[in-house]
RNA sequence: ACGAAAUUCUGGAGAAAUCUGCUGCGGCAGAUGCCGAAGGCGCAAGCGGCCGAUCCCCGUAAACUCUCAGGCAAAAGGACAGAAUCACGU
Numbered sequence: 001a002c003g004a005a006a007u008u009c010u011g012g013a014g015a016a017a018u019c020u021g022c023u024g025c026g027g028c029a030g031a032u033g034c035c036g037a038a039g040g041c042g043c044a045a046g047c048g049g050c051c052g053a054u055c056c057c058c059g060u061a062a063a064c065u066c067u068c069a070g071g072c073a074a075a076a077g078g079a080c081a082g083a084a085u086c087a088c089g090u
Stems, first nucleotide, its partner, number of pairs: 001090003006085006016032001018031005033072003039068001040066001042064001046060004
């Protein structure tokens, strides 16, 4: 100097404070509508493998896609980004 991890701090979007019932008033169950940025499923123009070569086939990503999970006032959570600390590896 670079790499990745952990901890702390700062920033951090979207979408019904919807309806019904119950409640010990914290929430819980159901219904309808919606959101994508915890997590998770899916994939390929490209790349890699296979082959003498092409195709087929196989593997491989995301903030794309799906919305299973999660979420739709505030709080909490929050991908990601920045800073600091602590060790580690090259």
Glycine riboswitch aptamer, 90 nucleotides, folded computationally.
The model forms 89% of the base pairs in the Rfam consensus.
It was read from a public genome assembly, where an Rfam model found it.